[in-house]
Molecule: SAM riboswitch aptamer (S box leader)
Organism: soil metagenome
RNA sequence: UCAUCGAGACCGGCUGAGGGAAAGGCCCUUCGACGCCGGGGCAACCGCCGCGCCCAACCAGCGCGGAAAGGUGCCAACUCCUGCGACCCGCGCGAGCGGGGCGUCAGAUGA
Numbered sequence: 001u002c003a004u005c006g007a008g009a010c011c012g013g014c015u016g017a018g019g020g021a022a023a024g025g026c027c028c029u030u031c032g033a034c035g036c037c038g039g040g041g042c043a044a045c046c047g048c049c050g051c052g053c054c055c056a057a058c059c060a061g062c063g064c065g066g067a068a069a070g071g072u073g074c075c076a077a078c079u080c081c082u083g084c085g086a087c088c089c090g091c092g093c094g095a096g097c098g099g100g101g102c103g104u105c106a107g108a109u110g111a
Base pairs, nucleotide, nucleotide: 001111002110003109004108005107010039011038012037013036014035018028019027020026023082024081025080040075041074042073045071046070048066049065050064051063052062053061079106083104084103085102087100088099089098090097091096
């Protein structure tokens, strides 16, 4: 910098009090959290295979599909929820309240 983030996937051993990024909320946790190790699984970003587009052709690039033995990642809760902005809808006389998708900040993962 680019892409994705409402789907999916748990057992055993060791340890022993914290953990979910900060804060607030809410939640998980001694019926054993977090972490480490072993095994299992999920997914399909890269790599791999096929086809198409492009090209005189090849490579590269782009798109679609496939497999999952390779490199990562992941396996409570939407990225657990809450930021900012304009917009739309509903309610309210009104200050305002509730909801929705979009853009964007932050974060995570990959290249």